A computed fold for a 252-nucleotide part of an RNA from Cloacimonadaceae bacterium (SeqCode), annotated as large-subunit ribosomal RNA, domain VI.
Its mean pLDDT, the model's own confidence on a scale to 100, is 87.
Context: one part of a larger RNA
RNA sequence: CGUUGGAAGCUUGAGAAGACCUGACCUUAGUACGAGAGGACCGGGUUGGACAAACCGCUAGUGUAUCUGUUGUAGCGCCUGCUGCAUCGCAGAGUAGCUAUGUUUGGAUGAGAUAAGUGCUGAAAGCAUCUAAGCACGAAACUCACUUCAAGAUGAGGCUUCCUUUAAGGGUCGUAGUAGACCACUACGUUGAUAGGCUGCAGGUGUAAAGAUGGUGACAUCAAAGCCGAGCAGUACUAAUUACCCGUAAUC
Numbered sequence: 001c002g003u004u005g006g007a008a009g010c011u012u013g014a015g016a017a018g019a020c021c022u023g024a025c026c027u028u029a030g031u032a033c034g035a036g037a038g039g040a041c042c043g044g045g046u047u048g049g050a051c052a053a054a055c056c057g058c059u060a061g062u063g064u065a066u067c068u069g070u071u072g073u074a075g076c077g078c079c080u081g082c083u084g085c086a087u088c089g090c091a092g093a094g095u096a097g098c099u100a101u102g103u104u105u106g107g108a109u110g111a112g113a114u115a116a117g118u119g120c121u122g123a124a125a126g127c128a129u130c131u132a133a134g135c136a137c138g139a140a141a142c143u144c145a146c147u148u149c150a151a152g153a154u155g156a157g158g159c160u161u162c163c164u165u166u167a168a169g170g171g172u173c174g175u176a177g178u179a180g181a182c183c184a185c186u187a188c189g190u191u192g193a194u195a196g197g198c199u200g201c202a203g204g205u206g207u208a209a210a211g212a213u214g215g216u217g218a219c220a221u222c223a224a225a226g227c228c229g230a231g232c233a234g235u236a237c238u239a240a241u242u243a244c245c246c247g248u249a250a251u252c
Stems, first nucleotide, its partner, number of pairs: 001152001005163007015149004021049007033038001051106005059100004066093005071086006110144003117137004169246004173189005194239003197235005203228003211222004
């Protein structure tokens, strides 16, 4: 821009893409078969491999604005206590998120029409013949069925509702993330929990500083302390203010 009034929401599915794998064991059954040796079809069940998707409760990683320990050096006048730099200085742990080595799930089943093949009936050709007319089976392949996209499918579809005028609705703008290069998408904008802050909880680290007491002292106790990024709730304290723009004449 189109889809022939403009919108909001929900859809149909032409078409397209994905998936389609397979082993072993148990049983049927040491049965059918076979002199024996050996040894099934069909059917039922269990458990794997590879591959794929989703997720983070478990396990295990990462986690450079979390916590702790500690070395050298410099600074805050000194002690104490802190802070900078040294690969995040090094080391030990680790929330959220992201992950696999972790967990869950999947390739099931059925139908249609068939291939090679197997047949029934049956002439041409008094016989025979699956074929010439006719009829029936038959495969991981084909068409559906399963998952996803999908009306620019210009063949532009359908349903419901709203608006009959500065309308319905949308955008700019702002607070953000389940989204993200930008755009877009999604949530919210005081009739508000959208983000920050604060409070509480979860979770991490591991018992802060100062003081008191004990000990010659290292240290211990008061103390599960103190601190804390992303998590879960609550709470309008702060910021989502005000405002502007687009959109309106459908018939021939």